RNA sequence: CCCGACAAAACCAAACCUCCCGUAAGGGAGGGACGGAAAGCGGCGGGUCUUCGAUUCCGAAGAUGGCCGAGCUGCCGAAG
Numbered sequence: 001c002c003c004g005a006c007a008a009a010a011c012c013a014a015a016c017c018u019c020c021c022g023u024a025a026g027g028g029a030g031g032g033a034c035g036g037a038a039a040g041c042g043g044c045g046g047g048u049c050u051u052c053g054a055u056u057c058c059g060a061a062g063a064u065g066g067c068c069g070a071g072c073u074g075c076c077g078a079a080g
Stems, first nucleotide, its partner, number of pairs: 002080001003077002011036002016031006034066001040072002044069003047064007
């Protein structure tokens, strides 16, 4: 470094509910845990979704980092 244990310590928090923001996708806060070894960070490539335009091919503006890939950073340490 790869790897990821019925190891240990810590961490995050899906659905759902309440309040707020947004036309929407969705986001923030609190509660709550389905899960997560990068579920830490950033929309770079692809995917998906929304709105508007166009009308079958798309274009523009957005959303998603808990869809995948790549990038940057990072806790712990058995076996191999």
c-di-GMP-I-GGC riboswitch aptamer from Pelobacter sp. UBA5610, 80 nucleotides, folded computationally. The model forms 90% of the base pairs in the Rfam consensus. The source organism's lineage runs through Bacteria, Pseudomonadati, Desulfuromonadia, Desulfuromonadales and Pelobacter.